[in-house]
Context: one part of a larger RNA
RNA sequence: CUGGGCGUAAAGCGCACGCAGGCGGCUGAGUAAGUCUGACGUGAAAUCACCCGGCUUAACCGGGAGCGGUCGUUGGAAAACUACUUGGCUUGAGGCGAUGAGAGGGGUGUGGAAUUCCCGGUGUAGUGGUGGAAUGCGUAGAUAUCGGGAGGAACAUCAGUGGCGAAAGCGGCACCCUGGCAUUAGCCUGACGCUCAGGUGCGAAAGCGUGGGGAGCGAACGGGAUUAGAUACCCCGGUAGUCCACGCCGUAAACGAUGAACACUAGGUGUGGGUGGUCUCAAAAUCAUCUGUGCCGAAGUAAACGCGAUAAGUGUUCCGCCUGGGGAGUACGGCCGCAAGGCUAAAACUC
Numbered sequence: 001c002u003g004g005g006c007g008u009a010a011a012g013c014g015c016a017c018g019c020a021g022g023c024g025g026c027u028g029a030g031u032a033a034g035u036c037u038g039a040c041g042u043g044a045a046a047u048c049a050c051c052c053g054g055c056u057u058a059a060c061c062g063g064g065a066g067c068g069g070u071c072g073u074u075g076g077a078a079a080a081c082u083a084c085u086u087g088g089c090u091u092g093a094g095g096c097g098a099u100g101a102g103a104g105g106g107g108u109g110u111g112g113a114a115u116u117c118c119c120g121g122u123g124u125a126g127u128g129g130u131g132g133a134a135u136g137c138g139u140a141g142a143u144a145u146c147g148g149g150a151g152g153a154a155c156a157u158c159a160g161u162g163g164c165g166a167a168a169g170c171g172g173c174a175c176c177c178u179g180g181c182a183u184u185a186g187c188c189u190g191a192c193g194c195u196c197a198g199g200u201g202c203g204a205a206a207g208c209g210u211g212g213g214g215a216g217c218g219a220a221c222g223g224g225a226u227u228a229g230a231u232a233c234c235c236c237g238g239u240a241g242u243c244c245a246c247g248c249c250g251u252a253a254a255c256g257a258u259g260a261a262c263a264c265u266a267g268g269u270g271u272g273g274g275u276g277g278u279c280u281c282a283a284a285a286u287c288a289u290c291u292g293u294g295c296c297g298a299a300g301u302a303a304a305c306g307c308g309a310u311a312a313g314u315g316u317u318c319c320g321c322c323u324g325g326g327g328a329g330u331a332c333g334g335c336c337g338c339a340a341g342g343c344u345a346a347a348a349c350u351c
C1' cells in the first nucleotide's frame, strides 16, 4: 500500500457555516464522452506457465505458441446505466399563511432574601472556630438583638429523568431588538439537495492587555493547629482572580469518550410541545398522529460490557482519524500569539 477499523482496546476535528471537490429524486426526447466491440500499432529481451527439443538425467540451454490487463490511432453498433443538452413532475429542499412552547442570543431598567461594612439604640463578657484546640475578634464595648444607610455578586422555592441552543452554554422580574424550532391545512418555486480538503466564524474555565469595580469566596502569601516532618488535608486572615467594558488567548474527561445526512427494521412504558377524533356542561380520561427527551426490550449486532427507530442493527454518500509500547504530542522548522503558549509534527535510541 492493500486490507481492517474508530462507545470502553490505537482511532470522530470542541461546534458550526461554507468555496473547490465527491455524491445526488421521479419522468420524456436527443447526443454518444464513459461503457461494448473490430482493425492496426504498442506492450524489449531475459523471467513466468504450457508444448516440443538438446546435453546419459536434472539444474542448465534452444525453439514455438502464449500469458495479457494496458495504452494510442482509426472505424462501427447499441442506448440499459453514468454523463451532457433540452422538456416535464412533486415525494427531497425552500417559501407564504395560521397557531404554539421555550433559562436561545444582545441591550436597558428594576425587585426581594442573604452575606459584609458603616451609623445609631438596647445590652455585657465573652465570641468564634474545631475531632479537641489555638491563632483571630472583644471592656477603645464585640457576639446577640432592633432601626437606618452603603455596596457588590448571585437569583432560594417554582425545578423536573423538564425546556432552549450547533457546540461552548443558558435560570428573579419587566420592556426593546433578534435567531432558531414544532404543529397545521392548503397554495407557490420546481432538485434549488447532501457532504465538505483548504478557508471563515463561534468557542467553558484559567490566563494576558487597558480602564473600571470589589460584598462574598479565594490560588499565592502570613499565622494557628495536626504530624516524626506537614512546603498539605482542618482553622483564622488574605493579594491576584472571580464581576463590568473593550481587545487577545483558542485550550478541556470541549464526553453520548459515539462525525454529518438520508432510507429501512417488533413492541412496551414515562415525560415536554402540538394537531385531529371519541367522551364531557367543561375537564379528566381515551384513541390516532407529528416532534423532542428518558427507561426496558424482539430481531439483529458485539470480544465482552452493552447498543437496540435518539442503533453500537441493515444499507448509501461525503468528510475526519488510527496502524505496537516508550522516546513524544516532545525536538527542529514553519504559521499564529503581547506573553503564557497553541497548531502542524519527526528521528536516533530502547523494549
Stems, first nucleotide, its partner, number of pairs: 003323004007305002012319001014202004021195003025089007033082002035078001036076006048066001050064005092192001093189004097184004104178007111155001116150007126137002163170002207248006216242002221237004259318006267296012300307002324351003333344004

The part of an RNA shown here (small-subunit ribosomal RNA, central domain) has 351 nucleotides and comes from an uncultured bacterium.
Its mean pLDDT, the model's own confidence on a scale to 100, is 85.
It matches the Rfam family "Bacterial small subunit ribosomal RNA".